[in-house]
Molecule: c-di-AMP riboswitch aptamer (ydaO/yuaA leader)
Organism: Balneolaceae bacterium
RNA sequence: AAGUUUGAAAAGCUUAAUCAGGCAACCAUGCCUGAGCGGAGGACCCGAUUUUAUGGGGUGAAUUCAGAUUUUUUUCUGAUAGGGCUAAUUCUCUCUGCCCGAACCCGACAGCUAACUUCGCAGGCUUUGAGGGAAGACAAA
Numbered sequence: 001a002a003g004u005u006u007g008a009a010a011a012g013c014u015u016a017a018u019c020a021g022g023c024a025a026c027c028a029u030g031c032c033u034g035a036g037c038g039g040a041g042g043a044c045c046c047g048a049u050u051u052u053a054u055g056g057g058g059u060g061a062a063u064u065c066a067g068a069u070u071u072u073u074u075u076c077u078g079a080u081a082g083g084g085c086u087a088a089u090u091c092u093c094u095c096u097g098c099c100c101g102a103a104c105c106c107g108a109c110a111g112c113u114a115a116c117u118u119c120g121c122a123g124g125c126u127u128u129g130a131g132g133g134a135a136g137a138c139a140a141a
Base pairs, nucleotide, nucleotide: 011126012125013124014123018035019034020033021032022031023030024029036121037120038119039118040117041116046111052108055109056106057105058104059103064079065078066077067076068075082100083099084098085097089135090134091133092132093131094130095129
């Protein structure tokens, strides 16, 4: 000097997964309350009458197709509906670049759905650049 690893703090991204207060505890954890955000069930009306005939349904961007491989199960590759990222207020549009395109749950059962009932607020990560529009805040004159 460079690189790698670990820890703490700050800032930020994905996501509904945040904020505030109180009590306990004592090195970052548990409980309670409120607000905020998100999901499920659930009438009339409307819709649907395709309902083990191959079950059906939910959260989620994560659906579909082709090829190869595999004794079967499966595995891999490519594409794709769709989705995410601008380091400095936020939102949004265009171009460009880089990524994701999973996983899980209910348990024979659910269309929509006011009142009503009920559940969750995990986890995982670290930034591409440019050109416009809108709103708001701060500062100066």